[in-house]
């Protein structure tokens, strides 16, 4: 990079670099920014999407599936301004799964 599933108004930010633009993309708005944004770097930290752990229910008896904000951050990701910043348009994008 291709085609499926899902989920996208909860939650969570100091430092050290770097220097002009960022908030994906088109219009139109608001927003952040030399009082240093965006980025990349450490550290903290949030959070149950795999993962583990509890329970149910199928059946070919060890895998399917359903629950569990009142189960865990130990592992694999993921994230930590504004609702994916808003509203409109686009067989848009982003993160996890599982695949060829």
């Nucleotide at each position: 990079g291709c085609a499926c599933c899902a989920u996208c108004c909860a939650g969570a930010g100091c430092g050290g670099c770097u220097g002009a633009g960022a908030g994906a993309u088109c219009u139109g708005g608001c927003u952040c920014g030399a009082c240093g944004a965006c980025g990349c770097c450490g550290c903290a930290g949030c959070a149950a999407c795999c993962c583990g752990c509890g329970g149910g229910c199928a059946c070919c008896u060890g895998u399917g599936c359903c629950c569990g904000g009142c189960c865990g951050a130990g592992g694999g990701u993921g994230c930590u301004a504004c609702c994916g910043c808003c509203a409109g348009g686009a067989c848009c994008g982003a993160u996890g799964g599982a695949g060829g």
A computed fold for a 100-nucleotide RNA, annotated as SAM riboswitch aptamer (S box leader). The sequence was found by an Rfam model in a public genome assembly. The model forms 96% of the base pairs in the Rfam consensus. Rfam family: SAM riboswitch aptamer (S box leader). The family is grouped with related families in Rfam's "SAM clan". Rfam's curators write: The SAM riboswitch is found upstream of a number of genes which code for proteins involved in methionine or cysteine biosynthesis in Gram-positive bacteria.